This is a predicted structure of a 118-nucleotide RNA (FMN riboswitch aptamer (RFN element)) from an Actinomycetota bacterium. It was read from a public genome assembly, where an Rfam model found it. The model forms 97% of the base pairs in the Rfam consensus. The prediction has a mean pLDDT of 82.
């Protein structure tokens, strides 16, 4: 230095317009949004992880979306150009990624600091 302890900060965005309708930011059109780490090179859809659901008195087990084509290049399922698709759980005047609510939670991780260690 590395591994390890302890603490403190950080740690999710999004329905403009319009249609029916008695009633929809929930239905049709259209708009928009896009956590963490890893990957020969920047990723919602490539690989894990994480809220979220179920079962359990714990430990702890299950359930959990989506991408192709052509360019560049030593490499791209990441970049460029076109077209695509996907998205917890309650609630709800009508069925919701985007609105209310658990949620001033919680949580992959992230940065420091300090102890420790040689």
């Nucleotide at each position: 230095a590395a591994u390890g302890g302890u603490c403190u900060u950080c740690g999710g965005g999004g329905u403009c317009g319009g249609g029916u309708g008695a009633g929809a930011u929930u239905c049709c059109c259209u708009a928009c949004c896009g956590g963490c780490g890893g990957u020969g090179a920047u990723a919602g859809c490539c690989c894990g992880c994480g809220a979220g659901c179920c079962u359990g008195c714990c430990g702890a087990g299950g359930c959990a979306g989506a991408c192709c084509a052509g360019g560049u290049g030593g490499a791209a399922a990441c970049c460029c150009u076109g077209g695509g698709c996907c998205g917890a759980c309650a609630g709800u005047g009508a069925a919701a990624g985007u609105c209310u609510g658990g949620a001033g939670g919680a949580g992959a991780g992230a940065a420091g600091a300090c102890c420790g260690g040689g």